[in-house]
Molecule: SAM riboswitch aptamer (S box leader)
Organism: uncultured Geobacter sp.
RNA sequence: UGCUUAUCGAGAGUGGUGGAGGGAAAGGCCCUGCGAAACCACAGCAACCGGACCGAAAGGGCGUCAGGUGCUAAAUCCUGCCGCAAGGCGAAGAUGAGAG
Numbered sequence: 001u002g003c004u005u006a007u008c009g010a011g012a013g014u015g016g017u018g019g020a021g022g023g024a025a026a027g028g029c030c031c032u033g034c035g036a037a038a039c040c041a042c043a044g045c046a047a048c049c050g051g052a053c054c055g056a057a058a059g060g061g062c063g064u065c066a067g068g069u070g071c072u073a074a075a076u077c078c079u080g081c082c083g084c085a086a087g088g089c090g091a092a093g094a095u096g097a098g099a100g
Base pairs, nucleotide, nucleotide: 003098004097005096006095007094008093013042014041015040016039017038021031022030023029026079027078028077043072044071045070047069048068049067051065052064053063076092080089081088082087
């Protein structure tokens, strides 16, 4: 990188450096010099993973603890198809895990 698979309407920021962009793509529509991206520090949220604690063991469940990725504007910001709508299905994307 590609493949398989689960989830994606909830939740969570301050400061410094930096200087014009950013929100994946396309079209919208938004955010942004009351400072964008990026980097650093500390903090927070809680999706997945492994460990410890509870048990004689297995299994299961909940909780706690710290750890590994991740995340911290707007439903994955909206957008395709079916449907009156609710909702369902799909494409692409994001995150985790797995084998190679």